[in-house]
RNA sequence: GCCAGGGUAGCUCAGGUGGUCAGAGCGACGGACUCAUAAGCCGUAGGUCGUGGGUUCAAGUCCCACCCCUGGCA
Numbered sequence: 001g002c003c004a005g006g007g008u009a010g011c012u013c014a015g016g017u018g019g020u021c022a023g024a025g026c027g028a029c030g031g032a033c034u035c036a037u038a039a040g041c042c043g044u045a046g047g048u049c050g051u052g053g054g055u056u057c058a059a060g061u062c063c064c065a066c067c068c069c070u071g072g073c074a
Stems, first nucleotide, its partner, number of pairs: 001073007010026004019057001028044004050066005
């Protein structure tokens, strides 16, 4: 340099073909339970969907450029 895959919550990830309100598990915090703690139970908070632009009535999803990570080729 070229090709492919990926970037979504603190972490690991889901989100076929554009429209259900951006979600799950773990973690954090609170509650209830208990003599007390843990486990298990109930709930709450937490997001510029890598960055910038474009298409569209509508974009995590489609298009373009760029940045970063992984693998392959040279």
Background
Model confidence (mean pLDDT): 81 of 100. This is a predicted structure of a 74-nucleotide RNA (transfer RNA) from a Candidatus Nealsonbacteria bacterium. Its Rfam family is "tRNA". By type it is a transfer RNA. It was read from a public genome assembly.